[in-house]
RNA sequence: UGACCGGUAGCUCAGUCGGGAGAGCGGCUGCCUUACAAGCAGCGGGUCGCAGGUUCGAGCCCUGUCCGGUCAA
Numbered sequence: 001u002g003a004c005c006g007g008u009a010g011c012u013c014a015g016u017c018g019g020g021a022g023a024g025c026g027g028c029u030g031c032c033u034u035a036c037a038a039g040c041a042g043c044g045g046g047u048c049g050c051a052g053g054u055u056c057g058a059g060c061c062c063u064g065u066c067c068g069g070u071c072a073a
Stems, first nucleotide, its partner, number of pairs: 001072007010025004019056001027043005049065005
């Protein structure tokens, strides 16, 4: 310098053909228990890396850019 992959909740990650932003763990509250743990029920938590574009509508498509990883030189 170039190619490819990845960046989504506190963490690990899904997200199909463009239309509901989600799961597990963790956190909080309640139930249960003498109490704790376990279990059950519920709640909160998001600039979908950033900016722009296309579209009625973008996590998803296009462009630029930043960060991490792999490969080549």

Predicted 3D model of a 73-nucleotide RNA (transfer RNA) from Actinomadura fibrosa. The sequence was found in a public genome assembly. The organism belongs to Actinomadura, within Bacteria.